[in-house]
RNA sequence: GCAGAAAUGAGGUCUGUCGCUUGGAGGAGAGCCUCCAAGAGGAAAGUCCGGGCAACAUCGGGCACCAUGUUUCCUAACGGGAAGCCGACGGCGACGUCGGGGAUAAGUGACAGAAAACGACCGCCUCUCAGGAGGUAAGGGUGAAAAGGCGGGGUAAGAGCCCACCGGCUCCUGUGGCGACACAGGAGGCCGCACAUCCCAUGGGUUGCAAGGCCAAAUACACCGGCAGUCAAGGGCUGCCCGUCCAUUGCCGGGGGGUAGGCUGCUUGAGCCCGCGGGCAACCGCGUGGAGUAGAUAAAUGACAGGCACCGUCUUCUCUUUAUGACAGACGGCACAUAACCCGGCUUAUAUCAUUUCUGCCGCC
Numbered sequence: 001g002c003a004g005a006a007a008u009g010a011g012g013u014c015u016g017u018c019g020c021u022u023g024g025a026g027g028a029g030a031g032c033c034u035c036c037a038a039g040a041g042g043a044a045a046g047u048c049c050g051g052g053c054a055a056c057a058u059c060g061g062g063c064a065c066c067a068u069g070u071u072u073c074c075u076a077a078c079g080g081g082a083a084g085c086c087g088a089c090g091g092c093g094a095c096g097u098c099g100g101g102g103a104u105a106a107g108u109g110a111c112a113g114a115a116a117a118c119g120a121c122c123g124c125c126u127c128u129c130a131g132g133a134g135g136u137a138a139g140g141g142u143g144a145a146a147a148g149g150c151g152g153g154g155u156a157a158g159a160g161c162c163c164a165c166c167g168g169c170u171c172c173u174g175u176g177g178c179g180a181c182a183c184a185g186g187a188g189g190c191c192g193c194a195c196a197u198c199c200c201a202u203g204g205g206u207u208g209c210a211a212g213g214c215c216a217a218a219u220a221c222a223c224c225g226g227c228a229g230u231c232a233a234g235g236g237c238u239g240c241c242c243g244u245c246c247a248u249u250g251c252c253g254g255g256g257g258g259u260a261g262g263c264u265g266c267u268u269g270a271g272c273c274c275g276c277g278g279g280c281a282a283c284c285g286c287g288u289g290g291a292g293u294a295g296a297u298a299a300a301u302g303a304c305a306g307g308c309a310c311c312g313u314c315u316u317c318u319c320u321u322u323a324u325g326a327c328a329g330a331c332g333g334c335a336c337a338u339a340a341c342c343c344g345g346c347u348u349a350u351a352u353c354a355u356u357u358c359u360g361c362c363g364c365c
Stems, first nucleotide, its partner, number of pairs: 001361010012308007020039008041336001045347002048345005053208004065204005070084005085100006101199002106197001107195003121140002123136005148166002151163003167191002169188008212264004221256001223254007234246004272290002274287005310333006318326002
């Protein structure tokens, strides 16, 4: 220098005009005006996981359902994170990706194939009454998968049936490690594989700030009181008439719950920065350390114009020692995305610029 790997940071700025939300001050007194201050993100996103908070439910236990599943640690908690372990795969490498409880219980393994584990279709061997019967997993064939591999012994033919070597499994011992596990030694012929249907362990009450609490119009209505009306019709006192009470209708007053609306919850928090200390790290502890007003509710933080910065393309006079150069000018571009109760994570999106460490190759000293 080129090509990569890993981990991070930043992700515009200034001026003018017109606007928005909140707070404070002042002025008007019909809901305004003036001034000042503050006003989105690394993901505010998806709403996936965990917690705080809140309401309801709740003696205790079981079943079902859902989630998770290697070890140690971190944390308020987690299905998150850190550092590791084992296996498979990719890369020359730095490194990356995927998987991780149990297969000495039961279950399943389509099609093909004789058989998917209680293996005899062909073949081989033995016997034979010539129909067949028995033995055999060495060879062939089927299949995704076929009874550890290979050589020798053995046998009628064969076979871990026996033996050597190799591979695997189980058990025992020792060493190292907190541990998963690793390494070493020994013993046992113990020797199909896949799947989590199933089993085991751990966790989970439900609903979310539109939770919840308070205040409370207009209109209508439950209920109560007063006044007035009742032609006919209703009920009680009473079989009938009168009377009276209830009821009914209207007006006036009271009145409760709910609605519109308002207030609250609401933003200073398991918080951030700096320094020191502990830890490989996630993270934790300490400090007469430091800074800090978003709380909107159909939802404010914007629009327009100009300058600067950055990036790309183009152009020519100029500059220099070299050119994919500098300077100047023109044109274009400048991402993803906008809080909605608050935190911790995860996932996804992101133009462009920058930093650190590491790997491979080339060149020079």